[in-house]
Context: one part of a larger RNA
RNA sequence: UGACGGGGGCCCGCACAAGCGGUGGAGCAUGUGGUUUAAUUCGAUGCAACGCGAAGAACCUUACCUACUCUUGACAUCCAAUGAAUUUUUUAGAAAUAAAGAAGUGCCUUAAUUGGAACAUUGAGACAGGUGCUGCAUGGCUGUCGUCAGCUCGUGUUGUGAAAUGUUGGGUUAAGUCCCGCAACGAGCGCAACCCUCAUACUUUGUUACCAGCGAUUAAAGUCGGGAACUCAAAGUAAACUGCCGAUGAUAAAUCGGAGGAAGGCGAGGACGACGUCAAGUCAUCAUGGCCCUUACGAGUAGGGCUACACACGUGCUACAAUGGCAUAUACAAAGGGAAGCAAACUUGCAAAAGUAAGCAAAUCUCAUAAAGUAUGUCUUAGUUCGGAUUGGAGUCUGCAACUCGACUCCAUGAAGCAGGAAUCGCUAGUAAUCGUAGAUCAGAAUGUUACGGUGAAUACGUUCUCGGGUCUUGUACA
Repeated sequence: UGACGGGGGCCCGCACAAGCGGUGGAGCAUGUGGUUUAAUUCGAUGCAACGCGAAGAACCUUACCUACUCUUGACAUCCAAUGAAUUUUUUAGAAAUAAAGAAGUGCCUUAAUUGGAACAUUGAGACAGGUGCUGCAUGGCUGUCGUCAGCUCGUGUUGUGAAAUGUUGGGUUAAGUCCCGCAACGAGCGCAACCCUCAUACUUUGUUACCAGCGAUUAAAGUCGGGAACUCAAAGUAAACUGCCGAUGAUAAAUCGGAGGAAGGCGAGGACGACGUCAAGUCAUCAUGGCCCUUACGAGUAGGGCUACACACGUGCUACAAUGGCAUAUACAAAGGGAAGCAAACUUGCAAAAGUAAGCAAAUCUCAUAAAGUAUGUCUUAGUUCGGAUUGGAGUCUGCAACUCGACUCCAUGAAGCAGGAAUCGCUAGUAAUCGUAGAUCAGAAUGUUACGGUGAAUACGUUCUCGGGUCUUGUACA
């Protein structure tokens, strides 16, 4: 000087407390461990692994296993020879592949039967190739403490020196934020601000958006003439700064209250992550040193596996019902996607869907009925008209192909479950809870994930205690 203390002081955080809703019990989905297996590819492992890499394993993916094959190779450059490329038929085979046959001669150039580009086959070797090992050899990227308020430097000064000072102290702040004081004076990386979105108004521009007033039209409808008010769409501008008033304070910084205002003291959210810590994670995104394989640890094909199942754990979904289930009628979003695409309307089907087919590269057409809600009826506390697992049958769709192993529909079946022990998690406001909608990936395949809006709470006395962090100080046999 640090680190540590079941030392002390001060302070903060959904850390506790006050509340609301969960997990832990049930069924299923999904990930992991374990076990099994020819293989169940590999990685991630306290917080910070476990709906994680994977924004989507039937084949492919795919790295694993089995079988059958290839050896200058599936891929790159160089050399030589031959042939344009290419298309296509037959046979064998699971295919890769092997064998036999048919068609076919282009482009640029040259006096020329010449040369060249690209492609294919054969041959020789230089080499290719490796998701093989090492993340404890590395780059890059990322997590974490933590959006915590810290981490440092120059000069000066103090000390023999390691070092200290500055950065401590008194206030204050979300903040090493600011003020005052001070052997310090300044500066840098962080904080804040600058960036994006949302909240208000004005100006401009009005189509595909809008419709107040005027007229027309219809079964109905901005549908039409028209309009530029409103909504909305962008572009620009204004607006918030403790600026104003009062109180407190040290005449400071600031705090509290108020006015005006769409918004008030960081207006709300996002992006943004200091010096460093964990030899944290990743050699399987990529790159890369070293080591290893080279008729195989490389490459191709088919089938299987990654989907197994006594069990254990994590994360979720659905429930156990009446603030509910079912039936009928009916209202109101936002944000997105669409051409190998989204598909209206019509017809068929109980339905999943199918047939036919307008429009739309979309403020125009379409996916597309939002759902919870509201109104009426019914069920009457029951393992039920709750719950939907499981199983049988019949189908639809995608796709060469749904057996291993897809999603969905209809009929039947109708399991556990009556609110979950110890323990434990999230959340402070348009939040929790609850309700639906869309996107990415994607042929098909979400209860995951990312976004969007609808409805919309309770509670916070407070900091004694638990956990984590900051700061000052103290002790130390630790570095």

Annotation:
Small-subunit ribosomal RNA, 3' major domain from bacterium endosymbiont of Trichobius n. sp. 1, 479 nucleotides, folded computationally. The coordinates come from a structure-prediction model, not an experiment, and the mean pLDDT is 84.